[in-house]
The RNA shown here (transfer RNA) has 72 nucleotides and comes from a Ktedonobacteraceae bacterium. The sequence is in RNAcentral, with records from ENA. Taxonomically the source falls in Ktedonobacteraceae (Bacteria, Bacillati, Chloroflexota, Ktedonobacteria).

RNA sequence: GCCCGCGUAGCUCAAUGGCAGAGCAGUGCACUCUUAAUGCAACGGUUAGAGGUUCGACUCCUCCCGCGGGCA
Repeated sequence: GCCCGCGUAGCUCAAUGGCAGAGCAGUGCACUCUUAAUGCAACGGUUAGAGGUUCGACUCCUCCCGCGGGCA
């Protein structure tokens, strides 16, 4: 330099055009003599960034940034 993949909650990952979710972590409550474990609840998002297509974009297209892999 060329090609491919990935980027979504603090972390690990779903959702592949039609309401952005789960587990773990953290918080509150219950339980317990206390802690742990367990149960319940709520919280937590510029879907890396910008633009475009569409009635509608995490999803499709373009650019850009970062990470990983392959070729040279």